[in-house]
RNA sequence: AGAGUUUGAUCAUGGCUCGGAACAAACGCUGGCCGCGUGUCUUAGCCAUGCCAGUCUAGCGGCAAGGUCCGCCUUGCCCCUAGAGCGGCGGACUGGUGAGUAACACCUGGGUGAUCUACCUUUGGAAUGGGGAUAGCCCUUAGAAAUACUGGGUAAUACCGAAUACAUUCGGCACCGUGAGGGUGCUGAGGAAAGGUGCUACGGAACCGGUCGGAUAUGACCCUGCUUCCGAUUAUCUAGUUGGUGAGGUAAAGGCCCACCACGGCUAUGAUCGGUAUGCGGCCUGAGAGGGUGUAUUCCCACAUUGGGACUGAUAUACGGCCCAAACUCCUACGGGAGGCAACAACUAAGAAUAUUCCGCAAUGGACGAAAGUCUGACGGAGCGACGCCGCGUGGAUGAUGAAGGCCGAAAGGUUGUAAAGUCCUUUUGCUGGGGAAGAAUAAGUCUGGGAGGGAAUGCCCGGAUGAUGACAUGAACCGGCGAAUAAGCCCCGGCUAACUACGUGCCAGCAGCCGCGGUAACACGUAGGGGGCAAGCGUUGUUCGGAAUUACUGGGCGUAAAGGGCAUGUAGGCGGCUUUGUAAGCUUGGCGUGAAAUUCCACGGCUUAACCGUGGGAAUGCGUUUGAGAACUGCGAGGCUUGAGUUAUGCAGAGGGAGCUAGAAUUCCUGGUGUAGGCGUGGAAUCUGUAGAGAUCAGAGAACAAUACCAACGGCCAAUGCAAGCUCCUGGCCAAUACCUGACGCUGAGGUGCGAAAGUGUGGGGAUCAAACAGGAUUAGAUACCCUGGUAGUCCACACUGUAAACGAUGUACACUAGGUGCUGGGGCGGAUGCUUCAGUGCUGUAGCUAACGUGAUAAGUGUACCGCCUGGGGAGUAUGCUCGCAAGGGUGAAACUCAAAGGAAUUGACGGGGGCCCGCACAAGCGGUGGAGCAUGUGGUUUAAUUCGAUGGUACGCGAGGAACCUUACCUGGGUUUGACAUACAGUGUGAUAGGUCAGAGAUGAUCUAGCGUACCAAUCCGACGCUGUACAGGUGCUGCAUGGCUGUCGUCAGCUCGUGCCGUGAGGUGUUCGGUUAAGUCCCGCAACGAGCGCAACCCCUACUGCCAGUUAGUAACAGGUUAAGCUGAGGACUCUGGCGGAACUGCCGGUGACAAACCGGAGGAAGGUGGGGAUGACGUCAAGUCAUCAUGGCCCUUAUGUCCAGGGCUACACACGUGCUACAAUGGGUGAGACAGAGUGACGUGAAGCCGCGAGGUGGAGCAAAUCGCAGAAAAUCAUCCGUAGUUCGGACUGGAGUCUGAAACCCGACUCCAGCAAGGUGGAAUCGCUAGUAAUCGCGCCUCAGUUUGGCGCGGUGACCACGUUCCCGUGCGUGCCACACUCCAACUGU
Repeated sequence: AGAGUUUGAUCAUGGCUCGGAACAAACGCUGGCCGCGUGUCUUAGCCAUGCCAGUCUAGCGGCAAGGUCCGCCUUGCCCCUAGAGCGGCGGACUGGUGAGUAACACCUGGGUGAUCUACCUUUGGAAUGGGGAUAGCCCUUAGAAAUACUGGGUAAUACCGAAUACAUUCGGCACCGUGAGGGUGCUGAGGAAAGGUGCUACGGAACCGGUCGGAUAUGACCCUGCUUCCGAUUAUCUAGUUGGUGAGGUAAAGGCCCACCACGGCUAUGAUCGGUAUGCGGCCUGAGAGGGUGUAUUCCCACAUUGGGACUGAUAUACGGCCCAAACUCCUACGGGAGGCAACAACUAAGAAUAUUCCGCAAUGGACGAAAGUCUGACGGAGCGACGCCGCGUGGAUGAUGAAGGCCGAAAGGUUGUAAAGUCCUUUUGCUGGGGAAGAAUAAGUCUGGGAGGGAAUGCCCGGAUGAUGACAUGAACCGGCGAAUAAGCCCCGGCUAACUACGUGCCAGCAGCCGCGGUAACACGUAGGGGGCAAGCGUUGUUCGGAAUUACUGGGCGUAAAGGGCAUGUAGGCGGCUUUGUAAGCUUGGCGUGAAAUUCCACGGCUUAACCGUGGGAAUGCGUUUGAGAACUGCGAGGCUUGAGUUAUGCAGAGGGAGCUAGAAUUCCUGGUGUAGGCGUGGAAUCUGUAGAGAUCAGAGAACAAUACCAACGGCCAAUGCAAGCUCCUGGCCAAUACCUGACGCUGAGGUGCGAAAGUGUGGGGAUCAAACAGGAUUAGAUACCCUGGUAGUCCACACUGUAAACGAUGUACACUAGGUGCUGGGGCGGAUGCUUCAGUGCUGUAGCUAACGUGAUAAGUGUACCGCCUGGGGAGUAUGCUCGCAAGGGUGAAACUCAAAGGAAUUGACGGGGGCCCGCACAAGCGGUGGAGCAUGUGGUUUAAUUCGAUGGUACGCGAGGAACCUUACCUGGGUUUGACAUACAGUGUGAUAGGUCAGAGAUGAUCUAGCGUACCAAUCCGACGCUGUACAGGUGCUGCAUGGCUGUCGUCAGCUCGUGCCGUGAGGUGUUCGGUUAAGUCCCGCAACGAGCGCAACCCCUACUGCCAGUUAGUAACAGGUUAAGCUGAGGACUCUGGCGGAACUGCCGGUGACAAACCGGAGGAAGGUGGGGAUGACGUCAAGUCAUCAUGGCCCUUAUGUCCAGGGCUACACACGUGCUACAAUGGGUGAGACAGAGUGACGUGAAGCCGCGAGGUGGAGCAAAUCGCAGAAAAUCAUCCGUAGUUCGGACUGGAGUCUGAAACCCGACUCCAGCAAGGUGGAAUCGCUAGUAAUCGCGCCUCAGUUUGGCGCGGUGACCACGUUCCCGUGCGUGCCACACUCCAACUGU
């Protein structure tokens, strides 16, 4: 000192939360010791028992029990004494508690000329002389008791007169003095006492006590200034109340009380009322200012079961006194009595929660006493509680093979960890034994020194020496002995916040202070290992302060985040111009008093240290006081001034206000004329209106009411709301210039008062238009709405009320100062001026500054001053309640419980819109042909099944993976086998040493068995190698997770985009560049520009195709020459052509014209085989969809291991009420059949292609030439063309399906292949809603080939033949790109969110 949390990200606002410190604490886990503190915060609840205030015989009488001596000598007398009694002092202190109290209760400072004060100190005086009772005691009575009573008798330092005396008081007088009851003196009245003890020379004298005064001290009463919580949803309170006079009362002032008189007193500076609460020194926190608090300790106050009362006394209205009342408890013989722990212990209840029915008066202090001494739950100690603070310990050193074990890791290894063990050492603490300081000072007594006074003695004063007494205490220190021995836990490890891995769990169990974790790889749950923190404690909970500048005095804000009152006027209050002078209240400063002690702070000191304690200092920010000092500023008094403010005079502008009168246009209605079928209304309609004559049109010096077009304007006026035809009257305010006058008269303004849109209310008018409510018609799923037709309050006037609005500039009023530019309105000045300048107002723009940013910016949201209002997270809620205003509707004021971790502001980037701009695409449009209807093929869904293996599912799955399921494939099902395995590697043991063929059983796998044979290269050896069996490691898995992954792929999209470096701008997210103006297929290029460059994409480079040159020339070709055939480049030959192959050329907006900005580029043209990327292909940016694939492959994790592995046979993947996708064939005449009969390209061929010939109607068979192919084969291209038949029919269209007969492949065509022939022949007559493809050699149409493949194609991939129609154009649908403005979206519109 800050941090987390609103967002995709950002800044600011703002709340919530955390880190710190503290505690009279409690709870959980744990627990070795010492010291010092501290311990019923709840119920001022109830309390058994013990104890807490007594003492004095030196005040008095008296005496039981007991004792002693003397005398008598026993009935007794005398002496001493406990208890009880009279009397004195003390029980008003100490101790406890905080209920009450908001008050002179406390605190602080004063006052008393308005007071008291026992005991103590000091000082002065006096102490004479008498009397009568009473308790105890004895006797008696009543009663259970407590207690009460009759009679008798007794004492005092008890009680009562008398004498004397000062004071006080009262009466009178004199003097001094005061604000005041003060002081001195005289006089009258009134008013004291007590003795005891020891000594004695008996005269006295000493001590203690008593009495009257004075003084001090101490304590107390009373008065008073200042300070002391919350509430205005408490605004008025008060009748002894306020004051006076007189009397009473008190120690004393006083309405303290009483009588009479007066009508006062308090209050917005908060009375009264309500709530809460002992107050302070202090304590906690904080940098401080503050905030919180008042336990222990000190002081004050109050209280003593609750309420009331007095007595006694110096002091009480009395905690352990009395009386009365009440509640409660106890005793009782029911008649009556007793009691008061908020003393110390203890019990009980309550509660999260708080101790021993301890020891002692040894110390300190107190009461009494002459003293000894007695009493003392004050106090001193001990006990219990980690409740707090402080200190100590639980060992130290060494010790690597880095032991074992644990945990992690595939392994290597890492870690726990020098940690342990082991070795050496120490002994705080512990156990045991010893030891025994200080707390004790003195008292009595004894001895003794000095002093005062005195005649002496006992004595008195000041000293010295000696001299009892220890609860704690089985104590502390200290000294031995023993032995590492007796002693470590708690919390945390996702971020904040120091510290990480594994396993388990699987939105479960659980965690959590906030954010948030957990749905199968959890660093967040639980456990373990490891680590971090603190440590005899550690965490949690609660509370307080801090952080929080989050109530802001120090130290905040209000345009949009919460927050300016709707506007004015003005009261109280606050603040106030220049100058002179006085004063000294504020202010500054000095002195003095006080501010208790303790505490805190500093220094020093004492306990081994510390906590703790002692001594000294400082501090105590405050209050009071002073003929103290000062006079700048504020105040106050007096005087002056003119600049603030105002008055008068001269002018100006204006929808400023009120009242009256008047005008024209429109609307509706009315009357009449003309005239005929509609009108009105809407997106489209209907309700409505009209032949009973509307609408339209004409006329009316007909009616009514409301509002005032043009002018008209970021023009004017008003405080705001607001104000608009014209004229008149009345009236308010502003402004400018000049001149005089007044002389601070000013600013703001809580309350108060007035004004205050629309709607609304009351009464009375008025009512044309418009129009809530209402009615009808539409729309719609509905439509209590939007639209339409009507229509009542109301809208208008008068008079009252209401008092609110996004009453907004979301910006309070006033004054001053602080760059400019440019308009408008009303004035003035400069001789003139389209010029300059000035005042008042009203706009735009903009500098500095301010601001979170947006913005604001002389009309401030800048810089200052004065005053007022208001805010303090969101919701609940402007709600409830109370009060108040209102006729009502409602208005003003205005909470809480509960709940959330956000709500909100500004700006940024995206995405989105049935926002807008620009552009593109077979996107639409314009066309051609299809799909959707039929039959079949194929895929999918669904259903079925033992199985119908699995995957793909909007676009971007569905003739997809599969480029070809009869077995195999195959992953599925049934059944049968097998277990180191069908496959790989290694090791160990063992056996064999190539291997080939057959037979039997079985569905086969497999099993059994037979025969031949055994590492053959000339021989041998070695290396090397093979097979079977057993065992161990392991193999194997098309099992799961594509949401753990790699790789590959689809899609947006061949769309033109996506980014970076440096610089610049912005607080920042970000922006700029990449935007603008053009252009392009293109972020293609040009130009401009705070940008300059660059990268991935585009284009080009690559391949095919179109033209051509050169070279080459077989298997292709054949012009010239020659040969030759029935015919044929058939042959020689040649290298011309076609063609083939290789290497080149060619096209670049290069040329011309125009447009354009002298650009890029576009348009047109020439030439050219080809023209503006010539056509086609390959090529796919950053990224998106947790897109697809774990079943191509690879791979983490999980799972199976005589099975989810593996082998085999059969079946299934081919099922079938149905639905969808993709195709084929058709529905016919642009056709079908038959006959005749042209022209390709590209491929492919050795387990192949297979010619000729022959056989078969045909599929095909036979045959086997040629060909590893520009040579041979597949191989007949088909449509087209020519000729002919068919004649619009379910047909000579169409061919599904069925029957029969066959062919081919194959081990095998039943489930389940293709093809051929014969026969029969279904649906179907161009297809609803909807929907697909295509812009040129394209669509359409025709056939050919290849891939997979034993066989199987309507599929896929290629090839050529024939060969079109249409495109105005970009409004609309779909998709995409760029810029732009909105947004409460960011999982991004399939969003978000409201009501129900």